[in-house]
Molecule: transfer RNA
Organism: Patescibacteria group bacterium
RNA sequence: GGGCGGUUAGCUCAGCUGAUUAGAGCGUUCGCUUGACGUGCGAAAGGUCACUGGUUUGAAUCCAGUACCGCCCA
Numbered sequence: 001g002g003g004c005g006g007u008u009a010g011c012u013c014a015g016c017u018g019a020u021u022a023g024a025g026c027g028u029u030c031g032c033u034u035g036a037c038g039u040g041c042g043a044a045a046g047g048u049c050a051c052u053g054g055u056u057u058g059a060a061u062c063c064a065g066u067a068c069c070g071c072c073c074a
Base pairs, nucleotide, nucleotide: 001073002072003071004070005069006068007067010026011025012024013023019057028044029043030042031041032040050066051065052064053063054062
C1' cells in the first nucleotide's frame, strides 16, 4: 500500500429485512424480604447507535469519506 470484518448502556452482545418509543444479560441505585450479608422478588437511572457528509417523507440499518481495533495479502 491492497482486501475483509468490527465500533450500539459501565462490561459482554442482539438489532443490518429502513418506519414499533433503541433492547437483552451482567453490573449500579432504590424498595420489599433477612438480626445482618447473600439469595429471591419489584422498580429506576444510564445511549450524540465511533465521527463527518449524502440518499430518503423517514437511517443504528443504505452510500461515500475519516478515525481506531482485528485478520489476511504484498